[in-house]
Context: one part of a larger RNA
RNA sequence: CUGGGCGUAAAGCGUGCGCAGGCGGUUAUGCAAGACAGAUGUGAAAUCCCCGGGCUCAACCUGGGAACUGCAUUUGUGACUGCAUAGCUGGAGUGCGGCAGAGGGGGAUGGAAUUCCGCGUGUAGCAGUGAAAUGCGUAGAUUUGCGGAGGAACACCGAUGGCGAAAGCAAUCCCCUGGGCCUGCACUGACGCUGAUGUGCGAAAAGCGUGAGGAGCAAACAGGAUUAGAUACCCUGGUAGUCCUCGCCCUAAACGAUGAGUGCUAAUUGUUAGGGGGUUUCCGCCCCUUAGUGCUGCAGCUAACGCAUUAAGUUGACUCCGCCUGGGGAGUACGACCGCAAGGUUGAAACUC
Numbered sequence: 001c002u003g004g005g006c007g008u009a010a011a012g013c014g015u016g017c018g019c020a021g022g023c024g025g026u027u028a029u030g031c032a033a034g035a036c037a038g039a040u041g042u043g044a045a046a047u048c049c050c051c052g053g054g055c056u057c058a059a060c061c062u063g064g065g066a067a068c069u070g071c072a073u074u075u076g077u078g079a080c081u082g083c084a085u086a087g088c089u090g091g092a093g094u095g096c097g098g099c100a101g102a103g104g105g106g107g108a109u110g111g112a113a114u115u116c117c118g119c120g121u122g123u124a125g126c127a128g129u130g131a132a133a134u135g136c137g138u139a140g141a142u143u144u145g146c147g148g149a150g151g152a153a154c155a156c157c158g159a160u161g162g163c164g165a166a167a168g169c170a171a172u173c174c175c176c177u178g179g180g181c182c183u184g185c186a187c188u189g190a191c192g193c194u195g196a197u198g199u200g201c202g203a204a205a206a207g208c209g210u211g212a213g214g215a216g217c218a219a220a221c222a223g224g225a226u227u228a229g230a231u232a233c234c235c236u237g238g239u240a241g242u243c244c245u246c247g248c249c250c251u252a253a254a255c256g257a258u259g260a261g262u263g264c265u266a267a268u269u270g271u272u273a274g275g276g277g278g279u280u281u282c283c284g285c286c287c288c289u290u291a292g293u294g295c296u297g298c299a300g301c302u303a304a305c306g307c308a309u310u311a312a313g314u315u316g317a318c319u320c321c322g323c324c325u326g327g328g329g330a331g332u333a334c335g336a337c338c339g340c341a342a343g344g345u346u347g348a349a350a351c352u353c
């Protein structure tokens, strides 16, 4: 390189958008670049292959043929690809009408709880554990009543639920705003899919810089226990941090360990949001259907486990990208790029089994 692969064995980029590129629905006409067919020329000799000949055979030498799968010119064909022109509506999109939603940003408000403060009540304990002790408390704690402060998170509803590209999103209300789904009609007329480089997001957490904030929790740290020891697990404290602002960092078992898009392929049963029909006074019930989300399960697939219309089936219906190629060395070294730093991205070899 080819081939074979990528749920769990090595392997799907954390996730979008998107230039180039690759691929691309349907009808008619034209062209004839690709393609296909024919002809002509050429494709040196030797070699290879076939049939002969010569050295006693063979290697070797030698005659003839075939081949040289190619290239050029030319004639033709018009199915397929391409190009051009004119169309089409099924893909894609737009408008009108509805629907659901913790989708995003900003603001305001609320109650429960913890902690702290003030006043009252009230007296000797409280807290904690396997048991204790450190700790708090006669300077009046814990308890209890009232009032106040402040920060963070939003019980029940809550779900096998919803939304989002992913990360993720949950008290209530208001403002701004993105996307999705359904129904029928109208419109545009292939405008599509994928996507190297690039670029946006990446609010998992941790971490960094600036300035605010700091209730609870809590790395580090201190003390008390445990223990042979105990730089731990348990307990009492406790600082960064956790929260906010602006800016970085760009990594995760960023997982469905399953790239994106389209078509097709048994059945059963839930659930979310719509639409249509039947029945009913209404509620409700039944049937059909679309989009999502679960459990089971056939064919098929799989090394097995399992997957199974939400595929890991099918692809002699496909398109495009990413990635893998024995274990260790090593996601290391070196270089480059990025970063304030921490570090990240890219990413070897010797050696060894």
Stems, first nucleotide, its partner, number of pairs: 003325004007305002012321001014201004021194003025088007033081002035077008049065006091191001092188005097182003103177007110154001115149006125136002162169002207248003211244001216242002221237004259320004263314002267296001269294011300307002326353003335346004
Molecule: small-subunit ribosomal RNA, central domain
Organism: uncultured bacterium